A computed fold for a 354-nucleotide part of an RNA from a Candidatus Nanoarchaeia archaeon, annotated as small-subunit ribosomal RNA, central domain. Rfam family: Archaeal small subunit ribosomal RNA. Rfam links the family to the GO terms structural constituent of ribosome and ribosome. For this family Rfam cites "Crystal structure of the ribosome at 5.5 A resolution" (Yusupov et al., Science, 2001). Its mean pLDDT, the model's own confidence on a scale to 100, is 87.
Context: one part of a larger RNA
RNA sequence: UUGGGCCUAAAGCGUUCGUAGCCGGGCCGAUUAGUUCUCUGUGAAAUCAUCCUGCUCAACAGGAUGGCAUGCGGAGAAUACUGUCGGCCUAGGAACCGGGAAGAGUAAGAGGUAUUCUGUGGGGAGCGGUAAAAUGUUAUAAUCCUCAGAGGACCACCUAUGGCGAAGGCAUCUUACUGGAACGGAUUCGACGGUGAGGAACGAAAGCUAGGGGAGCGAUCCGGAUUAGAUACCCGAGUAGUCCUAGCCGUAAACGCUGUGAGCAAGGCGUUGCAAAUUUCAAGUGAAUUUGCAGUGUCGAAGAGAAGUCGAUAAGCUCACCGCCUGGGAAGUACGGUCGCACGACUGAAACUU
Numbered sequence: 001u002u003g004g005g006c007c008u009a010a011a012g013c014g015u016u017c018g019u020a021g022c023c024g025g026g027c028c029g030a031u032u033a034g035u036u037c038u039c040u041g042u043g044a045a046a047u048c049a050u051c052c053u054g055c056u057c058a059a060c061a062g063g064a065u066g067g068c069a070u071g072c073g074g075a076g077a078a079u080a081c082u083g084u085c086g087g088c089c090u091a092g093g094a095a096c097c098g099g100g101a102a103g104a105g106u107a108a109g110a111g112g113u114a115u116u117c118u119g120u121g122g123g124g125a126g127c128g129g130u131a132a133a134a135u136g137u138u139a140u141a142a143u144c145c146u147c148a149g150a151g152g153a154c155c156a157c158c159u160a161u162g163g164c165g166a167a168g169g170c171a172u173c174u175u176a177c178u179g180g181a182a183c184g185g186a187u188u189c190g191a192c193g194g195u196g197a198g199g200a201a202c203g204a205a206a207g208c209u210a211g212g213g214g215a216g217c218g219a220u221c222c223g224g225a226u227u228a229g230a231u232a233c234c235c236g237a238g239u240a241g242u243c244c245u246a247g248c249c250g251u252a253a254a255c256g257c258u259g260u261g262a263g264c265a266a267g268g269c270g271u272u273g274c275a276a277a278u279u280u281c282a283a284g285u286g287a288a289u290u291u292g293c294a295g296u297g298u299c300g301a302a303g304a305g306a307a308g309u310c311g312a313u314a315a316g317c318u319c320a321c322c323g324c325c326u327g328g329g330a331a332g333u334a335c336g337g338u339c340g341c342a343c344g345a346c347u348g349a350a351a352c353u354u
Base pairs, nucleotide, nucleotide: 004325005324006323007308008307012322014202015201016200017199021195022194023193025089026088027087028086029085030084031083033082034081035078036077037076038075039074040073041072042071048066049065050064051063052062053061054060092192093189094188095187096185097184098183104178105177106176107175108174109173110172111155112154116150117149118148119147121145122144126137127136163170164169207248208247209246210245211244212243216242217241222236223235224234259321260320261319262318263317264316267299268298269297270296271295272294273293274292275291276290277289278288279287280286303310304309327354328353329352336347337346338345339344
């Protein structure tokens, strides 16, 4: 338990696509299903009101009249709105064309520095590490310097409050294929749209299965320290993993802790992309300024808010649709179900307690 809420108090599904459903732009005509009005049938009794009557009164009971009866059916009328059918339109949406922007995705190829290891030469006593040390390493020649090679991972500077993507996320270069947004158009279709229960797809890291790979880093584990102890912080080693291929898992502070779409409602200052105009110029595919659209930031009027704050990228004013919340704990537990190789995930209580 509703005329309430969901950034931070409980509460926005991790994200998108989409079925049913719900909602839906402008004009004309038809219909009269919804809707509105009138009349009418039905709508038990009791209860309620007024009057009368019966119990000695009253409560109570009986009778008459009235009222209540939100509903359902029938007949007639109206045609604004909603629906349905037919026709048309272009402001939403989609398609097409144009020249560009981008770490968007997939695959292949190429490259760069550094670490490590191996080998050659030089050199000859320490190196390494810390707050200080020790474990460790070194005369089987280390650390250090030079040259060469191997292998794996990563991609400095540019780099930005910057860009792209639905989200997760994405950064050396080149090519091929694929996707999307913005801008501009005297092009085309003509409401084809919005949301979206179920459903489907994608989904960091860790983890799992099989096969590779293994330089660096590094859970677990083993040493050295510290300490009262030290299952840690610090140091030396180092397995799984981190990487690749094929599958599974389906969760995160998956965060803007803010669902998606649309309309309306002051501005100022940056920045990215496109377009137009003006000015300038060493005349370049240059530069600057202004304007429009789209993104991304910051400050802020009105307004909102418990405040912090938000403020055209709203948490303002409205509409449509979905999801979710209802004291704390027990508990995201138990049981059952579905999924998973497993870990476990999703769904999800109660007793009891306070």